Notes:
This is a predicted structure of a 74-nucleotide RNA (transfer RNA) from Ruminococcaceae bacterium UBA1244. NCBI's taxonomy places the organism under Bacteria, Bacillati, Clostridia, Eubacteriales, Oscillospiraceae. It was read from a public genome assembly. It matches the Rfam family "tRNA". It is annotated as a transfer RNA. Its family is annotated with triplet codon-amino acid adaptor activity in the Gene Ontology.
RNA sequence: CUGUCCGUAGCACAGCUGGAUAAUGCAUCAGACUCCGACUCUGAAGAUCGAGGGUUCAAAUCCCUCCGGGCAGG
Numbered sequence: 001c002u003g004u005c006c007g008u009a010g011c012a013c014a015g016c017u018g019g020a021u022a023a024u025g026c027a028u029c030a031g032a033c034u035c036c037g038a039c040u041c042u043g044a045a046g047a048u049c050g051a052g053g054g055u056u057c058a059a060a061u062c063c064c065u066c067c068g069g070g071c072a073g074g
Stems, first nucleotide, its partner, number of pairs: 001073007010026003019057001028044005050066005
């Protein structure tokens, strides 16, 4: 430099043939249980989806540029 893949809550990830309140687990907080804890159960909060722009009635999802990371090639 070129090609390709990835970037979604504190962490790990789903959703990526566009339809809109972004799912789940762990962790966190509250409650139940317990003599107190642990386990278990119930509930809650937490991301507008790497950044910007474009297309569209509508974008995490399509297109462009850039940023960061992995792999391959030169």